[in-house]
């Protein structure tokens, strides 16, 4: 150099042919129960906000009425070949 694969919340890791992004699971908060716990259950858990939204799938473009899903170029990580 070239060929393939992969990147999604703190973490792991779904999202059927392009059509409700974060389901599930760990973590973490509150809460309920106990005399206190620990286990059980129950609610919450991206960012910003004027609470109406808007924006958020490595990065930056493109194609579509709509892109995590498809093209392109770049990073990175991982594997072949030489």
């Nucleotide at each position: 150099g070239c060929c393939c694969g992969a990147g999604u919340g703190g973490c792991g890791g779904a999202a059927u042919u392009g059509g409700c992004a974060g389901a599930c699971g760990c973590a973490g908060a509150g809460g309920u129960c106990u005399c206190a716990a620990a286990a059980a259950c129950c609610u919450c858990c991206g960012a910003u906000u004027u609470c109406g939204g808007u924006c958020g799938u490595g990065u930056g473009a493109g194609u579509u009425c709509g892109a995590g899903u498809c093209u392109c170029a770049c990073c990175u990580c991982g594997g072949g070949c030489a």
Molecule: transfer RNA
Organism: Coriobacteriales bacterium